Overview:
Guanidine-I riboswitch aptamer from Ornithinibacillus californiensis, 90 nucleotides, folded computationally. It was read from a public genome assembly, where an Rfam model found it. It matches the Rfam family "Guanidine-I riboswitch aptamer". Rfam's curators write: This family represents a conserved RNA structure found upstream of the ykkC and yxkD genes in Bacillus subtilis and related genes in other bacteria. Its mean pLDDT, the model's own confidence on a scale to 100, is 83. Taxonomically the source falls in Ornithinibacillus (Bacteria, Bacillati, Bacillota, Caryophanales).
[in-house]
RNA sequence: AUUAAAGUUUUCUAGGGUUCCGCAUUUCUAUGGUCUGGUCCGAGAGAAAACGCACGGAAGUGUACACGGAGGGAGAAAAGCCCGGGAGGA
Numbered sequence: 001a002u003u004a005a006a007g008u009u010u011u012c013u014a015g016g017g018u019u020c021c022g023c024a025u026u027u028c029u030a031u032g033g034u035c036u037g038g039u040c041c042g043a044g045a046g047a048a049a050a051c052g053c054a055c056g057g058a059a060g061u062g063u064a065c066a067c068g069g070a071g072g073g074a075g076a077a078a079a080g081c082c083c084g085g086g087a088g089g090a
Stems, first nucleotide, its partner, number of pairs: 007051006015041002020038002022035001023032003052063004065085001067088001071083003
């Protein structure tokens, strides 16, 4: 300096906010996430499953490791989302 199946999907969790519901307040049609929540968003570096991939005659086995800003982007908004296994570090 470069390569990688370091794959895809689903369900869920940590986490996240505030469109909608609920809740609270209210001058009664608005305000509040500095409201526990339901819906919602949601992990490369969290979990599980299915498929895939590699090896194998088959059964089966393997699919390792992973510190990390600032800034920007999106639906209502925010985030461990996306830029991004990025910059940088080791």